[in-house]
Molecule: Bacterial RNase P class A
Organism: Anaerolineaceae bacterium 4572_32.1
RNA sequence: UCAGUUGGCCGGGUGAUCGCGGGCGUCUACGAGGCGUUCGAGGAAAGUCCGGACUCUACAGGGCGCGGUGCUGGCUAACGGCCAGGCGGGACAACCCGACGGACAGUGCCACAGAAACAAACCGCCCUUCCCCGGCCUCGCCGAGGAAGAGCAAGGGUGAAAAGGUGGUGUAAGAGACCACCGGCGGGUCUGGCAACAGGCCCGGCCAGGCAAACCCCACCGGGAGCAAGGCCAAGCAGGGGGAAAGGCGCUGCACAAGCGCCGGGAGGCGGCCCGUCUCCCUCGACCUCCGGGUAGGCUGCGUGAGGCGGCAGGCAACUACCGUCCCAGAUAGAUGAUCACCACCCUCGUUAGAGGGUACAGAAUCCGGCUUACAGGCCAACUGAGCUG
Numbered sequence: 001u002c003a004g005u006u007g008g009c010c011g012g013g014u015g016a017u018c019g020c021g022g023g024c025g026u027c028u029a030c031g032a033g034g035c036g037u038u039c040g041a042g043g044a045a046a047g048u049c050c051g052g053a054c055u056c057u058a059c060a061g062g063g064c065g066c067g068g069u070g071c072u073g074g075c076u077a078a079c080g081g082c083c084a085g086g087c088g089g090g091a092c093a094a095c096c097c098g099a100c101g102g103a104c105a106g107u108g109c110c111a112c113a114g115a116a117a118c119a120a121a122c123c124g125c126c127c128u129u130c131c132c133c134g135g136c137c138u139c140g141c142c143g144a145g146g147a148a149g150a151g152c153a154a155g156g157g158u159g160a161a162a163a164g165g166u167g168g169u170g171u172a173a174g175a176g177a178c179c180a181c182c183g184g185c186g187g188g189u190c191u192g193g194c195a196a197c198a199g200g201c202c203c204g205g206c207c208a209g210g211c212a213a214a215c216c217c218c219a220c221c222g223g224g225a226g227c228a229a230g231g232c233c234a235a236g237c238a239g240g241g242g243g244a245a246a247g248g249c250g251c252u253g254c255a256c257a258a259g260c261g262c263c264g265g266g267a268g269g270c271g272g273c274c275c276g277u278c279u280c281c282c283u284c285g286a287c288c289u290c291c292g293g294g295u296a297g298g299c300u301g302c303g304u305g306a307g308g309c310g311g312c313a314g315g316c317a318a319c320u321a322c323c324g325u326c327c328c329a330g331a332u333a334g335a336u337g338a339u340c341a342c343c344a345c346c347c348u349c350g351u352u353a354g355a356g357g358g359u360a361c362a363g364a365a366u367c368c369g370g371c372u373u374a375c376a377g378g379c380c381a382a383c384u385g386a387g388c389u390g
Base pairs, nucleotide, nucleotide: 001386002385003384004383005382006381007380008379009378010377012343013342014341015340016339017338018337020040021039022038023037024036025035026034027033028032042361046372047371049370050369051368052367053366054226055225056224057223066222067221068220069219070218071085072084073083074082075081086100087098088097089096090095101217102216106215107214108211109210110209122156123155124152125151127149128148129147130146131145133143134142135141136140164182165181166180167179168178169177183207184206185204186203187202188201189200190199191198192197230300231299232298233297240291241290242289243288247263248262249261250260251259252258264282265281266280267279268278269277270276307326308325309324310323311322313320314319344359345358346357347356348355349354
């Protein structure tokens, strides 16, 4: 200098004016406003994928089912997160990736090709019997072909994968059938490590594939629903319960059903009051009134918290203890914005001077810890590889 790896950080700045939401103070014509002051989006506020706090439910215990997790140790309120380590894989390396328990408990699946995808036989090798042909040293032997039966898995072929590998013994031909070495698996033992695991020695032919983010088995975890949780106040209308008044006579009619009329009573509207008038009702109970549930609406939950920053101590680290200091959004259809000036960066035009345009992803809604995803541009630190120079 170039090419990379990992971790962390910022993500337009300053000033002025106007506007919006919350808190506090103050003033008023108590209706809500005015004025002053102060605070006002994020690293992901997002996806809602995990874990918790909090709330209700039966304080949550057992079983079935269902879901999740799956190497070891640690951190944590908890986790599927984080840190450190082991093992496996990738990269020259820094470093990165891994649901990383079980395939002799059982079931299932393994595209295409291939005879066969699990204990197989297509070509093949070998033996016996028979048929046929040829040759010769002619009661026979050798060779080529075919059929039937039996044995084998060395070689070929298919495939991602075909029953450990190499050499030997052995055999009719063969084969871990047997032997030596190598590889794997299992058991025992020793050493190191808290452990996962690593290494050494001995033994056993145990060597019959793969897939469990297929069912399943094993171990562990999870009761369910969620701030539209939950609590409080409480119009109008319609239900529910209670209180309270008084009915009588006549007619139609078979009638104690039903209807009508008159008198009386009650309640309400009109109205300042009385009269009057209108409407409704008189026990199947109107109206008025009281109570309770409860809708709209309002208040709360709701902003001091597993909190931020600084120091110090422990620990490789994640993280934790202690001390000091700070208060840092709470809207409810949802405030957090706009304009101007200068500066920073990017794009376009221009020879220059400069001019014009733009500023990523996105955006709180109960809160917190994570994960994942999106993101213009920029900064810092550590490390790796290659080239050059001193």